RNA sequence: UGGGGUAUAGCUCAGUGGUAAAGCAUUCGACUGCAGAUCGAGAAGUUCCCGGUUCAAACCCGGAUGCUCCUU
Numbered sequence: 001u002g003g004g005g006u007a008u009a010g011c012u013c014a015g016u017g018g019u020a021a022a023g024c025a026u027u028c029g030a031c032u033g034c035a036g037a038u039c040g041a042g043a044a045g046u047u048c049c050c051g052g053u054u055c056a057a058a059c060c061c062g063g064a065u066g067c068u069c070c071u072u
Base pairs, nucleotide, nucleotide: 002070003069004068005067006066007065010024011023012022018055026042027041028040029039030038049063050062051061052060
């Protein structure tokens, strides 16, 4: 310098146009002398930002920014 990938819960991440899922962590309960393990229930999301397309966008299109890979 040119090009590619990526951004979703505290962390790791799934989700190819129609109600946002899971594991770990966290809270409560059961069990226990206490705790751990185990089991049950819950809480936690402006889907990075700005626009566009569409009846409808996490998803498609354009741009910005961060991270990363390749090339020079």

Transfer RNA from Trichonephila inaurata madagascariensis, 72 nucleotides, folded computationally. Rfam family: tRNA. It is annotated as a transfer RNA. Its family is annotated with triplet codon-amino acid adaptor activity in the Gene Ontology. About the family: Transfer RNA (tRNA) molecules are approximately 80 nucleotides in length. The sequence is in RNAcentral, with records from ENA and Rfam. NCBI's taxonomy places the organism under Eukaryota, Panarthropoda, Araneomorphae, Nephilidae, Trichonephila inaurata.